[in-house]
Context: one part of a larger RNA
RNA sequence: GGAUGAACGCUAGCGGCAGGCUUAACACAUGCAAGUCGAGGGGCAGCGGGGGUGGCAACACCCGCCGGCGACCGGCGCAAGGGUGCGUAACGCGUGAGCGACAUGCCCGUGACCGGGGGAUAACCGAUGGAAACGUCGCCUAACCCCCCAUACUACCGUGGGUCGCAUGGUCCAUGGUUGAAAACUCCGGUGGUCACGGAUUGGCUCGCGUCCCAUUAGCUAGUCGGCGGGGUAACGGCCCACCGAGGCGACGAUGGGUAGGGGUUCUGAGAGGAAGGUCCCCCACAAUGGAACUGAGACACGGUCCAUACUCCUACGGGAGGCAGCAGUGAGGAAUAUUGGUCAAUGGGCGGAAGCCUGAACCAGCCAUGCCGCGUGCAGGACGACGGCCCUAUGGGUUGUAAACUGCUUUUGAGCGGGAGCAAUAAGGGUGUCGAGCACAUCCGAUGAGAGUACCGUUCGAAUAAGCAUCGGCUAACUCCGUGCCAGCAGCCGCGGUAAUACGGAAGAUGCGAGGGUUAUCC
Numbered sequence: 001g002g003a004u005g006a007a008c009g010c011u012a013g014c015g016g017c018a019g020g021c022u023u024a025a026c027a028c029a030u031g032c033a034a035g036u037c038g039a040g041g042g043g044c045a046g047c048g049g050g051g052g053u054g055g056c057a058a059c060a061c062c063c064g065c066c067g068g069c070g071a072c073c074g075g076c077g078c079a080a081g082g083g084u085g086c087g088u089a090a091c092g093c094g095u096g097a098g099c100g101a102c103a104u105g106c107c108c109g110u111g112a113c114c115g116g117g118g119g120a121u122a123a124c125c126g127a128u129g130g131a132a133a134c135g136u137c138g139c140c141u142a143a144c145c146c147c148c149c150a151u152a153c154u155a156c157c158g159u160g161g162g163u164c165g166c167a168u169g170g171u172c173c174a175u176g177g178u179u180g181a182a183a184a185c186u187c188c189g190g191u192g193g194u195c196a197c198g199g200a201u202u203g204g205c206u207c208g209c210g211u212c213c214c215a216u217u218a219g220c221u222a223g224u225c226g227g228c229g230g231g232g233u234a235a236c237g238g239c240c241c242a243c244c245g246a247g248g249c250g251a252c253g254a255u256g257g258g259u260a261g262g263g264g265u266u267c268u269g270a271g272a273g274g275a276a277g278g279u280c281c282c283c284c285a286c287a288a289u290g291g292a293a294c295u296g297a298g299a300c301a302c303g304g305u306c307c308a309u310a311c312u313c314c315u316a317c318g319g320g321a322g323g324c325a326g327c328a329g330u331g332a333g334g335a336a337u338a339u340u341g342g343u344c345a346a347u348g349g350g351c352g353g354a355a356g357c358c359u360g361a362a363c364c365a366g367c368c369a370u371g372c373c374g375c376g377u378g379c380a381g382g383a384c385g386a387c388g389g390c391c392c393u394a395u396g397g398g399u400u401g402u403a404a405a406c407u408g409c410u411u412u413u414g415a416g417c418g419g420g421a422g423c424a425a426u427a428a429g430g431g432u433g434u435c436g437a438g439c440a441c442a443u444c445c446g447a448u449g450a451g452a453g454u455a456c457c458g459u460u461c462g463a464a465u466a467a468g469c470a471u472c473g474g475c476u477a478a479c480u481c482c483g484u485g486c487c488a489g490c491a492g493c494c495g496c497g498g499u500a501a502u503a504c505g506g507a508a509g510a511u512g513c514g515a516g517g518g519u520u521a522u523c524c
Stems, first nucleotide, its partner, number of pairs: 001524004006520003010516001013375006019368002021333001026331003030328003035076003040073002043069002047067003050063005083286003092211008102203002107199007115149005125138005155178010184191002212258003219249003224246004229241003261283004265276004288309005311322004339365001341364003347361001348359004378409004388400005414461006423451001429445006435438001468513005473494003480507004489496002
């Protein structure tokens, strides 16, 4: 000098864009953050409509008949999105390869199929336990719930043959045996279901190389290293197990200890290098702490389950409930870090045929000079160089200083008034056209705006509403007076201060930067 997720004291007019718990992965009140589908189902608690009965009426009761729909069964989603950086020195990450050792819901393509039969259970109803949380028993019932049989491209086992290679082998054809499928809804157009193959996407595993400090850590290792056989897995493998062998790693730093999420990138530097990893993107790990599996295409699952532990809360003392490292917010810690805001209008996600519903993702708004950038606080004229202040060699002069006053002008900004966006693409529905005639495609029309009466534009008024901070001995731009008297104090280094201090405190002036300017901390 540059830089920062900064903080502190002084000061402060506006806007745009960004950023905002670096500390206690400390504890959390409250609200919200994951639902959706009635075009799968049985139904009808509530709402609206309709019908019926009674009644003069208000109204009451009945009927799932219709729109719909709480709870329930079922499907898909909840493994994404969002948060944090505890752990991890590791195939965790980065980069480049491999899988002849693998999986992949939804999506796309190709081929084939969808025949028959059975069963249970929730809701509901009845009974009952408990303070509650929550149950228990009995009876009934449906489905795209569950099961059985048939059929079978394929899978497994076997036989015969072709072909290829990368060692175990890969691939293709024929054939025998065994086992394994399915679901309906419909507006009749379709939407779904099952099997197989292929694609795409996403993931799993393996390997080469790279990836912090300490040798004042030198030896480490028994599932350890390898083999054979098995188990397990989507899959290879001591991943696990039985048996057999005695190996494996290490000064090219094993083992141990400390520290740490990694990368793209960021800062600095002429570069080489050094340092950092906040915001944004990719990967990883974690979800009070530790452990475990279940479901599922996918989890060993932040707002799922079970167990243990610590803590907090409720309790009728028998027993229960909870997990903000989601968004806000609270306490604590700290030098220090924001609103218990609005909307699904856009983008994206889940479900749905759609309308739509949900979405603290997201988009916006609020707070903070935390940073970067931009704008303003006027412009021109104006000397007898006023008054006042300060200084001097003092009837005078210098300086503050064209500075002010005064005259003319302008109106960014501000205040008032008026107008007022873009972000909106399209959906439902409709018009037209095309073809292979479909709920098809193309095109035109056609609702919807949180932000917000915001940005922006016009007009009126009036210099009006707007300057500070640090420094002035040398380094280092900027000097005099007074006070003080090794005191009070200053200080980055050298050093100032003991009676004329350009170094302390004040004043006046000056210098630097400027809505900031200094100090502190850290990196180069």
Molecule: small-subunit ribosomal RNA, 5' domain
Organism: Bacteroidales bacterium